Model confidence (mean pLDDT): 80 of 100.
Predicted 3D model of a 72-nucleotide RNA (transfer RNA) from Pararge aegeria.
Lineage of the source: Eukaryota > Eumetazoa > Mandibulata > Dicondylia > Pararge.
The gene name in the source record is tRNA-Asp-GTC-7-1.
The RNAcentral record of the sequence draws on GtRNAdb.
It matches the Rfam family "tRNA". Gene Ontology term of the family: triplet codon-amino acid adaptor activity. Rfam classes the family as a transfer RNA.

[in-house]
RNA sequence: UCCUCGGUAGUACAGUGGUUAGUAUACCCGCCUGUCCCGUGGGUGACCGGGGUUCGAUCCCCCGCCGGGGAG
Numbered sequence: 001u002c003c004u005c006g007g008u009a010g011u012a013c014a015g016u017g018g019u020u021a022g023u024a025u026a027c028c029c030g031c032c033u034g035u036c037c038c039g040u041g042g043g044u045g046a047c048c049g050g051g052g053u054u055c056g057a058u059c060c061c062c063c064g065c066c067g068g069g070g071a072g
Base pairs, nucleotide, nucleotide: 001071002070003069004068005067006066007065010025011024012023013022018055026044027043028042029041030040031039048064049063050062051061052060
């Protein structure tokens, strides 16, 4: 330098052109217990940045940044 895959809650992942963006875990508040653990109910929290297409973009296209793999 080129090719390819990826970037979504604190962490690990899912997901779709049309508002609830979900699961687990973490954190917070209850219930349970003599207390803790376990269990259980609820809550908080996220689409890498910019531009384009579209009535509408987290999703499609382009550029950039970051990371994994490959080629030279």